[in-house]
Molecule: c-di-GMP-I riboswitch aptamer
Organism: soil metagenome
RNA sequence: ACGGCAAACCCGGCGCGAGCCGGGGACGCAAAGCCACGGAACCCCUGAGGUCAGCCGGGCCGCCGAA
Repeated sequence: ACGGCAAACCCGGCGCGAGCCGGGGACGCAAAGCCACGGAACCCCUGAGGUCAGCCGGGCCGCCGAA
């Protein structure tokens, strides 16, 4: 906070699934920007497997304001 993002839910698509993408929509967010490195949670075809960054910590890179 000019401006930015977008939970639930709805529509379309993808995935066995957790979930993801696009459109609508705003509960919220001051890193709700990016990264699965540690922990938590979740899924499956259970393994050198996957999801989650809007659960916490960490890393990287930024915006506004004050001094």